[in-house]
Context: one part of a larger RNA
RNA sequence: CUGGGCGUAAAGGGUGCGUAGGUGGUUUUGUGUGUCGGGUGUGAAAGCCCAUCGCUCAACGAUGGAACUGCAUCGGAAACUACAGAACUUGAGUGCAGGAGGGGAGAGCGGAAUUCUCAGUGUAGCGGUGAAAUGCGUUGAUAUUGAGAAGAACACCGGUGGCGAAGGCGGCUCUCUAGAAUGCAACUGACACUGAGGCACGAAAGCUGGGGGAGCAAACAGGAUUAGAUACCCUGGUAGUCCCAGCCGUAAACGGUGUGCACUUGGUGUGGGGAGGAUUGACCCUCUCCGUGCCGGAGUUAACGCGUUAAGUGCACCGCCUGGGGAGUACGGCCGCAAGGCUAAAACUC
Numbered sequence: 001c002u003g004g005g006c007g008u009a010a011a012g013g014g015u016g017c018g019u020a021g022g023u024g025g026u027u028u029u030g031u032g033u034g035u036c037g038g039g040u041g042u043g044a045a046a047g048c049c050c051a052u053c054g055c056u057c058a059a060c061g062a063u064g065g066a067a068c069u070g071c072a073u074c075g076g077a078a079a080c081u082a083c084a085g086a087a088c089u090u091g092a093g094u095g096c097a098g099g100a101g102g103g104g105a106g107a108g109c110g111g112a113a114u115u116c117u118c119a120g121u122g123u124a125g126c127g128g129u130g131a132a133a134u135g136c137g138u139u140g141a142u143a144u145u146g147a148g149a150a151g152a153a154c155a156c157c158g159g160u161g162g163c164g165a166a167g168g169c170g171g172c173u174c175u176c177u178a179g180a181a182u183g184c185a186a187c188u189g190a191c192a193c194u195g196a197g198g199c200a201c202g203a204a205a206g207c208u209g210g211g212g213g214a215g216c217a218a219a220c221a222g223g224a225u226u227a228g229a230u231a232c233c234c235u236g237g238u239a240g241u242c243c244c245a246g247c248c249g250u251a252a253a254c255g256g257u258g259u260g261c262a263c264u265u266g267g268u269g270u271g272g273g274g275a276g277g278a279u280u281g282a283c284c285c286u287c288u289c290c291g292u293g294c295c296g297g298a299g300u301u302a303a304c305g306c307g308u309u310a311a312g313u314g315c316a317c318c319g320c321c322u323g324g325g326g327a328g329u330a331c332g333g334c335c336g337c338a339a340g341g342c343u344a345a346a347a348c349u350c
Base pairs, nucleotide, nucleotide: 003322004321005320006319007304008303012318014201015200016199017198021194022193023192025088026087027086028085029084030083031082034080035077036076038074039073040072041071042070049065050064051063052062053061054060091191092188093187094186095184096183097182103177104176105175106174107173108172109171110154114150115149116148117147118146119145120144121143125136126135162169163168206247207246208245209244210243211242215241216240220236221235222234223233258317259316260315261314262313263312266295267294268293269292270291271290272289273288274287275286276285277284299306300305323350324349325348332343333342334341335340
């Protein structure tokens, strides 16, 4: 480079925004970039191919033809493509209306529980386990009552339910703020899709500085268990977990399934909106749009399975794979305070 692929065999980038690039709706006019057909010139000879001929044949050689898929130029065609002009509304966006939501940020507030402190009652145990022991307790524990303090998390509602691009988001109230769906069809008029680089976001752990520290708990200590027990179990317990500011940039970051658009039988739940029927009605029934599940048809698949939320049928663009180990390693480069991250081989070996 090409072919074939990427749910589970190797392979979808963690996610979005977006630059270049690639691709791009309907109608019309022009130009004639690509495109198509024709002419002319050129495309050395030899070689290859075809025909005929010459060496007794062949190899070899000779003559002629074809070919040289190309390039240049001349004059044509105008469907498609491109460019330029004009127009359109279905794609896209804006506006308006009433709804839904743990979407994000900040501030305030609340109750239960836990631990601690103080005080009361009260007395010999408590705790823990398979059984124990370490541990706590006559300086009065555990239990119980009252008062107070602190930090963290928000039972029930709660739901294969909702929202978010992903990570993720759950007590209540207020303020600020973003997006999506539905309905209307007023406005713009292709403004679109994808997206190498780039930028932003990105669980947990970890790091720097400052705070905070109830519970939990790596490390660590002790007690058990055991042949041993650097574990599982128990008693403690420091980082950390929490907040502010700044790094890190990774995950089984998973639907192990890139994004967008179009097309292709159905059934049944559920969340949000709209229309209609019926009605006292919020219930119920029918239709419809969007989301989210289950089952399943054609089709597809190596099978499992997927199946209008496709892994079916197509188009556009990006990322990635190319036997196992060596190795996501070495070296180099870039990034980082560090930990390390990103990019990424080879020898050798099977």